The RNA shown here (Lysine riboswitch aptamer) has 165 nucleotides and comes from a mouse gut metagenome. Of the family's consensus pairs, 100% are formed in the model. Model confidence (mean pLDDT): 82 of 100.

[in-house]
C1' cells in the first nucleotide's frame, strides 16, 4: 500500500405504517386557589377561574420502525467513562435530557436465550452479565489426500494492537 469476512457497518434521501383521534388550540360542565421540571429568589398567568377532571370540536411532530433508492467504508462501527463547547426546560441557581469535538478503554462478525437496567407509545431498540448456534481468520491436534505446495473432515484455543497479498 491493497484486500478479505456477510442477514457485515455507518449516513443521507425517499415512501409507508405507527407514535394518535395523543399533544396542542377552542367551546360546554365540574372545581375553587394556585400553575410553569426543582428548595429559594426573580418574572409571568391565574376569582374577567389557576392546576386537575369530564364531554364535545379541532388535530400535529421528533426520536424510533419497515421497504427501496444513493453515498462512504472494514474499528467498518458500537458502547463506557472523562473532559471542552454551544442548546432545550421563562431567568439565576440546581437537576434532566439530547447534540458536537477530543482522550482512554473495552467488542474479529452475525442471530437467539435469560436475567438486569435504561430508553419509549412499543419494541425485531440500547446497556451489563451469563450462556447458545452460526460465521471469517489465525495457530495447533486427529484422520485421510497429494511428488511437493496445499487440499478435506472433525476437535480445542486465541484475539482485529489480527488476518491475506
Nucleotide at each position: 500500500c491493497a484486500g478479505a469476512g456477510g442477514c457485515g457497518c455507518g449516513c443521507c434521501g425517499c415512501a409507508c405504517a405507527g407514535g394518535c383521534g395523543u399533544a396542542u388550540u377552542c367551546c360546554g360542565g365540574c372545581g375553587g386557589a394556585g400553575g410553569a421540571c426543582g428548595a429559594g429568589g426573580c418574572u409571568c398567568c391565574c376569582g374577567c377561574g389557576a392546576g386537575g377532571c369530564c364531554g364535545g370540536a379541532u388535530g400535529a411532530a421528533g426520536g424510533g420502525g419497515u421497504a427501496c433508492g444513493g453515498c462512504g467504508c472494514c474499528g467498518a462501527a458500537a458502547g463506557a467513562u472523562c473532559g471542552c463547547g454551544a442548546u432545550g426546560c421563562g431567568c439565576c441557581c440546581g437537576g434532566c435530557a439530547g447534540c458536537g469535538c477530543g482522550g482512554u478503554c473495552u467488542u474479529g462478525g452475525u442471530u437467539g436465550c435469560c436475567c438486569g437496567c435504561c430508553c419509549g407509545a412499543a419494541g425485531c431498540g440500547g446497556c451489563g452479565a451469563g450462556g447458545a448456534a452460526c460465521u471469517g481468520u489465525c495457530a495447533u491436534c486427529g484422520g485421510g489426500c497429494g511428488c511437493a505446495g496445499g487440499c478435506c473432515c472433525g476437535g480445542c484455543g486465541g484475539a482485529g494492537c489480527g488476518c491475506u497479498g